[in-house]
RNA sequence: AGAGUGGGCCGGGCGGCCGCCGCGGAGGCGCAUUGCGAAUCCGCGGAGGAAAGUCCGAACUGGACAGGGCACGGUGGUGGCUAACGGCCACCGUCCGCGAGGACCGGGACAGUGCCACAGAAAAUACACCGCCGACGGUCGGAGCAAUCCGACACGGGUAAGGGUGAAAUGGUGCGGUAAGAGCGCACCGCGCGACCGGUGACGGUCGUGGCAGGGCAAACCCCACCGCCAGCAAGCCCAAGCAGGGGUGAUGAGCCGGCCCGGCUCGCCAUCAGCCCCGGGUCGGGCGCUUGAGCCGGUCGGCAACGGCCGGCCCAGAUGAAUGGUCGCCGCCCGACGCCGGACCACGCGAGGCGCCCCGUGCGCACGCGUCGUCCGUCGCCGGGAACAGAAUUCGGCUUACAGGCCCACUCUGCGU
Numbered sequence: 001a002g003a004g005u006g007g008g009c010c011g012g013g014c015g016g017c018c019g020c021c022g023c024g025g026a027g028g029c030g031c032a033u034u035g036c037g038a039a040u041c042c043g044c045g046g047a048g049g050a051a052a053g054u055c056c057g058a059a060c061u062g063g064a065c066a067g068g069g070c071a072c073g074g075u076g077g078u079g080g081c082u083a084a085c086g087g088c089c090a091c092c093g094u095c096c097g098c099g100a101g102g103a104c105c106g107g108g109a110c111a112g113u114g115c116c117a118c119a120g121a122a123a124a125u126a127c128a129c130c131g132c133c134g135a136c137g138g139u140c141g142g143a144g145c146a147a148u149c150c151g152a153c154a155c156g157g158g159u160a161a162g163g164g165u166g167a168a169a170u171g172g173u174g175c176g177g178u179a180a181g182a183g184c185g186c187a188c189c190g191c192g193c194g195a196c197c198g199g200u201g202a203c204g205g206u207c208g209u210g211g212c213a214g215g216g217c218a219a220a221c222c223c224c225a226c227c228g229c230c231a232g233c234a235a236g237c238c239c240a241a242g243c244a245g246g247g248g249u250g251a252u253g254a255g256c257c258g259g260c261c262c263g264g265c266u267c268g269c270c271a272u273c274a275g276c277c278c279c280g281g282g283u284c285g286g287g288c289g290c291u292u293g294a295g296c297c298g299g300u301c302g303g304c305a306a307c308g309g310c311c312g313g314c315c316c317a318g319a320u321g322a323a324u325g326g327u328c329g330c331c332g333c334c335c336g337a338c339g340c341c342g343g344a345c346c347a348c349g350c351g352a353g354g355c356g357c358c359c360c361g362u363g364c365g366c367a368c369g370c371g372u373c374g375u376c377c378g379u380c381g382c383c384g385g386g387a388a389c390a391g392a393a394u395u396c397g398g399c400u401u402a403c404a405g406g407c408c409c410a411c412u413c414u415g416c417g418u
Base pairs, nucleotide, nucleotide: 001414002413003412004411005410006409007408008407009406010405012331013330014329015328016327017326018325020046021045022044023043024042025041026040029037030036031035048389052400053399055398056397057396058395059394060232061231062230063229072228073227074226075225076224077091078090079089080088081087092106093104094103095102096101107223108222112221113220114217115216116215129163130162131159132158133157136156137155138153139152140151141150142149143148171189172188173187174186175185176184190212191210192209193208194207195206196205197204198203236288237287238286239285246279247278248277249274250273251272252271253267254266255265256264257263295314296313297312298311299310300309301308302307333386334385335384336383338381339380341378342377343376344375345374347372348371349370350369351368354366355365356364357363358361
């Protein structure tokens, strides 16, 4: 210098004017019991890194609930962090990359069931299409006195080297071996089992042993381990106008007790009234929940880290037909065109100088210098244009997705120079 890898951060700044929401304060005004209400003035605060998707996990609230089980759903290497998690950190294993690094829905396929399109003989209690073989049996032929030997056939048989099919074909490579072959034997690699060593562990290493224990799929059912009740701030709770209706109460009336009155009891059938009284549910409306919280910032200590402890400081939106806006000025950022200057490179021209070559010349080539044109880069000036994704709604912890432009850190590979 070029090409990359991983991570962190910012995502306009300052000011003027006019507004909006919340809180606090001030003096008056209205209603009036502390107080409440509508304005005015002053002060303070007022969107995000994702406020988004609502995909996980919690707090909080209501309902259900003895305990346990079934069913259903979720998670799935190990250790840690955390309130919790499907998140994060560290490590392990497999795969990818020369590397920095990256990817992994990473338990179990000898518990059982099931599936594996097409092709293929066969897709899994195995099997044999083309092949290979002719050991063994059989048939035929030949030799021999005979035992037996030789040859042919490929009917039975042996085989799984090679070919072929497929995403996948029953360990791989090599040597030996054989009728041909084959873990049949051996070496190495892979795999299973056992012991020892290291590690908290996932796992790794060494040694021994077994010829191999027999395909894939569990984002198929299933099995194992662990976790999980249901709903969500429109949760839930409080106050409560008007109207309708209910209950109480009262009045009158009726019935019963009673000779009568007072009084008591009852009144659905067989009763009406009450714009005055009381109670409950509940609509409009209002309030609480509501923002001090697993909070933020700084320092320090422990830890590889995620994270945690301690100390100090800070208060940072709470709207509800839903505020957080508009405009102007200056500065900053990005893009494009033009111009000055500087640098790099290509081409051309010039050079009594430098170096080399020869055919020794007004030669050719190289380097250098100067000039011109062009391309690229940088600084500055000026003109024009642009500024992303998106906006709280109970609150946190994560994940995922969107995003103009910019900054920083660590590391890797390649080339060159010292």